[in-house]
Context: one part of a larger RNA
């Protein structure tokens, strides 16, 4: 901008997309078959692979947020104890959050119309013929069913409610499961949106000072300390205030 008021949820689904794979074993059955050797269809189940999606519980990865060990040096006036700079200095771990090698799940089963073939009834040609008229059957393939978009489908659809007592959007602000920006979702005091504090899972390994033990290195009071993207909690701090748009024609 249109959908012939304006809006707010749910939604039909014209139509597009995507998906479709495949192995080995086992039973049935050493059965049917076959002299024998071998060895079945058809029906089930059990396990894989390669590929998709989704997730983080678990195995792991990263993890320049965190903790912690350790070499050189430079500062804090010196001890201790920080801080900085040398590829995060190096090196030992690691939550969230991302990921895959991890972990869940998929490709299922009816339909319907065929192909090759296989038939039923049948003439044409008193027979015979699956075909000419007619009917049936039968594929990993085709439409469908399965995911998904999806009313500019202008042929603009349907339902419910609200609306000049002003529905309903923006703007502004905290913002995050969401993000290049827009957009999307929370939330604005009738409030837990973020931040801080506070418990708490969980990392990291036992901080300083100090008392005690050792002659010392050291242990030991001490699962400390310090973090803590998670989770619960609490208005202490910022979301205050308020603007603007915003529906009637034949």
């Nucleotide at each position: 901008c249109g959908c012939a008021g304006g809006g707010u949820a749910u939604u039909u689904g014209a139509g597009g997309a995507g998906a479709a794979c495949u192995g080995a074993c086992a039973c049935u059955a050493g059965u049917a078959c076959g002299a024998g050797a071998g060895g079945a269809c058809c029906g089930u189940g059990u396990c894989g692979g390669a590929c998709g999606c989704a997730c983080c519980u678990c195995u792991g990865g990263u993890a320049u947020g965190c903790c912690g060990g350790u070499c050189g040096g430079a500062u804090c006036g010196c001890c201790a104890g920080g801080u900085c700079c040398g590829c995060c200095g190096c090196c030992g771990g690691g939550u969230c959050g991302c990921c895959a090698a991890g972990u869940g799940c998929g490709g299922g089963c009816a339909g319907g119309a065929u192909a090759a073939g296989c038939g039923c009834u049948g003439a044409a040609a008193g027979c015979a013929u699956c075909u000419a008229a007619g009917c049936g059957c039968g594929a990993a393939g085709c439409c469908g069913u399965c995911u998904u978009c999806g009313a500019g489908a202008u042929g603009a659809g349907a339902u419910a409610c609200c609306c000049a007592u002003g529905a309903g959007g923006g703007a502004g602000g905290u913002u995050a499961c969401a993000g290049a920006c827009g957009a999307u979702g929370a939330c604005c005091u009738u409030g837990a949106u973020a931040g801080g504090c506070c418990u708490c899972a969980g990392g990291u390994g036992u901080a300083a000072a100090g008392g005690c033990g050792g002659a010392g290195a050291c242990g030991u009071c001490a699962a400390a300390g310090c973090c803590g993207a998670g989770a619960g909690g609490u208005a202490c701090u910022a979301a205050u205030a308020u603007c603007c748009c915003g529906a009637a024609g034949g």
This is a predicted structure of a 250-nucleotide part of an RNA (large-subunit ribosomal RNA, domain VI) from an uncultured bacterium. Model confidence (mean pLDDT): 88 of 100. It was read from a public genome assembly.